[in-house]
This record gives sequence, C1' cells and structure tokens, in this order.
RNA sequence: GCUGGGAUAGCUCAGUUGGUAGAGCAAGACACUCGUAACGUCUAGGUCGUAGGUUCAAGUCCCACUUCCAGCA
Repeated sequence: GCUGGGAUAGCUCAGUUGGUAGAGCAAGACACUCGUAACGUCUAGGUCGUAGGUUCAAGUCCCACUUCCAGCA
C1' cells in the first nucleotide's frame, strides 16, 4: 500500500427487510436471613467511534476520516 472484519451502558455482547436502543455481569435500593453470601424484585446508567449525505424517519443505507484485529504484498 491492497482486501476483509470490528467500534453500541463501567465490562462482554445482541439489535430481525430502516420505524421511539436491549440482555448478562458489575453498581445502587428493597425483600429474604439471627447475620453475611447466594437467590428474588426494582432502579439508574447510552450524544450507537467522528463528521457529512439519502430518507417522513438511520445503530442499520451511502461517502470521507480516526482507531483496533486478521490476511496479502
């Protein structure tokens, strides 16, 4: 340099033909217990890597850039 894949909650990851973003773990509260842990219930937590475009509507489609991984040279 070329090709392909990834970037979404603190972490690991989903997200179906474009239609108001979810799970598990972690955190907090409650309940349970003589008490702790576990189990249970609930809550909070996201400018979806950045910036444009298309669209009534974009995590999803298109262009550019940043960064990571793999392969080729």